[in-house]
Context: one part of a larger RNA
RNA sequence: AGCGCAAGGGGAAUGCCUUGGCACCAGGAGCCGACGAAGGACGCAGCAAUCUGCGAAAAGCCACGGGGAGCCGAAAGCAGGCAUCGAUCCGUGGAUGUCCGAAUGGGGAAACCCGGCUGAGUGAAGCUCAGUCAGCGUACACUGAAUCCAUAGGUGUGCGUGGGGAACCGCCUGAACUGAAACAUCUAAGUAGGGCGAGGAAAAGAAAUCAACCGAGAUUCCGCUAGUAGUGGCGAGCGAACGCGGAAGAGGCCAAACCAAGAGUAGUAAUACUUUUGGGGUUCGGACAGCAAUGUGUAUCUGGGAAUCUAGUGGAACGGCAUGGGAAGGCCGACGAAACAGUGUGAGAGUCACGUACACGAAAGAGGAACAGAGCUAGCUGUAUCCAGAGUACCGCCGGACACGUGGAACCCGGUGGGAAUAUGGGGGGACCACCCUCCAAGCCUAAAUACUACCCAGUGACCGAUAGUGUAUAGUACUGUGAAGGAAAGGUGAAAAGCACCCCGGGAGGGGAGUGAAAAAGAACCUGAAACCUUGUGCUU
Repeated sequence: AGCGCAAGGGGAAUGCCUUGGCACCAGGAGCCGACGAAGGACGCAGCAAUCUGCGAAAAGCCACGGGGAGCCGAAAGCAGGCAUCGAUCCGUGGAUGUCCGAAUGGGGAAACCCGGCUGAGUGAAGCUCAGUCAGCGUACACUGAAUCCAUAGGUGUGCGUGGGGAACCGCCUGAACUGAAACAUCUAAGUAGGGCGAGGAAAAGAAAUCAACCGAGAUUCCGCUAGUAGUGGCGAGCGAACGCGGAAGAGGCCAAACCAAGAGUAGUAAUACUUUUGGGGUUCGGACAGCAAUGUGUAUCUGGGAAUCUAGUGGAACGGCAUGGGAAGGCCGACGAAACAGUGUGAGAGUCACGUACACGAAAGAGGAACAGAGCUAGCUGUAUCCAGAGUACCGCCGGACACGUGGAACCCGGUGGGAAUAUGGGGGGACCACCCUCCAAGCCUAAAUACUACCCAGUGACCGAUAGUGUAUAGUACUGUGAAGGAAAGGUGAAAAGCACCCCGGGAGGGGAGUGAAAAAGAACCUGAAACCUUGUGCUU
């Protein structure tokens, strides 16, 4: 020196654990905001840096309800308090709620600076406190130019609006990679991204729909129809509908004709025209004329208040022996079970604790069912006349969207240029025409079935178990970057601190005794403690 063995150091793997995550199902809840949100800044405790809670009334105040012995947050300690006259704690309602932030008196480099008016503290100046003062839209009132009436404008008051929200929704806008084994039509995809807007859902919705000569009867969603019919550099691909079965179920209101009233304009006037309000009426067409009638339904309003949610309450049944530090494990003998789900307790507990099955419960708030009332709402006959949504339908051209790429290309939407009819009318039935059938556009509203889950509660897992699972066992922290933004590492003493009094060595760190403990080879650099690597001892070889 090498190899082997043993012991120790070092190191953190591994095993076990789980405070944290992941996914899914079900339920609840589903908007917040000028009554100042979301999100922040700065403060508030006797001692107070951080987190949590709160707001100058500041880890809190008041009322009511629950609860019943301890309490003054995480978080010990010292000091000092509170509490059966019911505290702490839990729930509901209320009060307070600095400054910034849509931020809104003006300004501003957010959390700061500077004002006006009114009132109060004072009698004044000054100071302090309270209230108020943004813009836009809209209604009304007043006022009011050029310019006579008028209008624009101005002022005041009321109401609304503004900003935020995980995903879901509507509209507008809108890629590329990619695929086509290249690539241009095509695809990806109306996806990603961007913008605007709404709600607890949104959108759609009551046939100018389908169907096929039989008929159906708003919309939405699901299963089929069907990867069919089609479409397609007929490539890659894209991809229906009719019809059937289910979930849910609901239909209403205007414009107009006509009637009445008011106003304006024209006119001497009758009247005409325009317009406002009310009635009427809405495709079983209606007005109009005549007849008849008090029923049915209801999504509106008023009352009404159920379930449910926001604290909780009751809740069965076990002892002994030995082992052990410790019994829940073993042995012996019992008991409960509408409860043998689960968690904890010094090892593995139906009967120890919390719970579980089951049975109950609200002063207050949310919630709004049943029900009641109001309002609204029907029928038959007749057909002379009147009404039934116009720069609309439709056509040309150009686009878009329809499963449908211009195709024979209907239907639907937009741009542009033209531009009807009036129920004896008009649209559709995939060019177009006829016949036939069917429906009534150019106005509006409409629950449920459907989508989603930031939030709350509960549950489940051939999900993870600290290099995993979220980036985070908490952290968007530390740190990086001018900035947008990027973004970690880091868990485990023990059943209980019983966290080693006292002695010794040492400046200390650290260690040796003693003591605690089942264990200290569990001593906080703390469960287990692999390997690399380091050292000591020893055997063999050289």